[in-house]
RNA sequence: GCCCCCGUAGCUUAAUGGAAAAGCGCCAGACUUCUAAUCUGGAGAUCGCGGGUUCGAGCCCCGCCGGGGGUU
Numbered sequence: 001g002c003c004c005c006c007g008u009a010g011c012u013u014a015a016u017g018g019a020a021a022a023g024c025g026c027c028a029g030a031c032u033u034c035u036a037a038u039c040u041g042g043a044g045a046u047c048g049c050g051g052g053u054u055c056g057a058g059c060c061c062c063g064c065c066g067g068g069g070g071u072u
Base pairs, nucleotide, nucleotide: 001071002070003069004068005067006066007065010024011023012022013021018055026042027041028040029039030038048064049063050062051061052060
């Protein structure tokens, strides 16, 4: 250089083109003498960036950026 895969919440991952869900973590409450564990509730993601297609894009197309793998 070329080819393939990946990029979504603090972390790890979901999500037929109809608008983002969960686990862990965090905060608050319950329980407990206190803590842990457990239970309940809550906050938190312009979906890597820019453009395009579409009535509608995390999803499809193009170009970049970053990570991983393959290959001369």